[in-house]
RNA sequence: GGCACGGUAGCUCAGUUGGUUAGAGCGCAGGAUUCAUAAUCCUGAGGUCGGGAGUUCGAGCCUCCCCCGUGCUACCA
Numbered sequence: 001g002g003c004a005c006g007g008u009a010g011c012u013c014a015g016u017u018g019g020u021u022a023g024a025g026c027g028c029a030g031g032a033u034u035c036a037u038a039a040u041c042c043u044g045a046g047g048u049c050g051g052g053a054g055u056u057c058g059a060g061c062c063u064c065c066c067c068c069g070u071g072c073u074a075c076c077a
Base pairs, nucleotide, nucleotide: 001073002072003071004070005069006068007067010026011025012024013023019057028044029043030042031041032040050066051065052064053063054062
């Protein structure tokens, strides 16, 4: 340099044929329970969906450019 895959909540990850409100587990906060703690149960907060542009009535999803990460591969020495 080329190719492939990936980037979504603090972490690990889902997200169907593009469709109305973007979700789960863990973690965090509050509460219940307990003599107390853990465990368990309930509730809640938390999102520029990597950045930008485009297509579309409508984009996390499609197209283009850029950034970052992983793997494979090629070249030079």
Transfer RNA from an uncultured Saprospiraceae bacterium, 77 nucleotides, folded computationally. It matches the Rfam family "tRNA". The family's RNA type in Rfam is transfer RNA. Model confidence (mean pLDDT): 81 of 100.